Record summary: A computed fold for a 134-nucleotide RNA from a Microbacteriaceae bacterium, annotated as FMN riboswitch aptamer (RFN element). Rfam family: FMN riboswitch aptamer (RFN element). From the family's description: The RFN element is a highly conserved domain that is found frequently in the 5'-untranslated regions of prokaryotic mRNAs that encode for flavin mononucleotide (FMN) biosynthesis and transport proteins.
[in-house]
RNA sequence: UAACGUGCUCCGGGGUCAGUGAAAAUCUGAGCCGGCGGUGAUAGUCCGCGACCCGACUGCAACGAGAGUUGUUGGCGGUUGAUUGGGUGAAAUUCCUGAACCGACGGUUAAAGUCCGGAUGGUAGGAGGCGUAC
Numbered sequence: 001u002a003a004c005g006u007g008c009u010c011c012g013g014g015g016u017c018a019g020u021g022a023a024a025a026u027c028u029g030a031g032c033c034g035g036c037g038g039u040g041a042u043a044g045u046c047c048g049c050g051a052c053c054c055g056a057c058u059g060c061a062a063c064g065a066g067a068g069u070u071g072u073u074g075g076c077g078g079u080u081g082a083u084u085g086g087g088u089g090a091a092a093u094u095c096c097u098g099a100a101c102c103g104a105c106g107g108u109u110a111a112a113g114u115c116c117g118g119a120u121g122g123u124a125g126g127a128g129g130c131g132u133a134c
Stems, first nucleotide, its partner, number of pairs: 001133001003132004008128004016030004031114002033103002035049004044101002053078003057074001059072005083099005105117003
C1' cells in the first nucleotide's frame, strides 16, 4: 500500500398527538419515520442485498418396534411495497421546487410503518485487529 486470508473484536433501524367511542397510540384528522451496497452527483419509490414468510434438501437432538413425528442447524430455491411535473447541470427517477405514493409476521375489548411481542435475537454490511504478500 490494501491484494489474499481469518475458529479474532466492536458497531450494525427510525417514528404521536387530538377527536369519536363501552372499547382504538389500530378508525378519523393532523403529524412523524426511512437498514445496507451500488449508481457519471447525495436515493424509502432506480439496480441489487438484508429482515419476515413458504418449500424441498441437509446435519443434529428428542420420541417411536418401525414407518415416521416434533424441534433445530446450514446453505439453496421461491415470495416480498412505492414517483412523477418543473428547474440547475457535462452528469441527478439521487440535488432544488411542486404534487404523490409505500411500509413483514403474530398480538390487541376496534382494523397498526409509528403500540406490545419473537428480538438482550438474526442480518445485509461497516470499522478495526492479526497473519501473508508487494
The RNAcentral record of the sequence draws on Ribocentre. Lineage of the source: Bacteria > Bacillati > Actinomycetes > Micrococcales > Microbacteriaceae.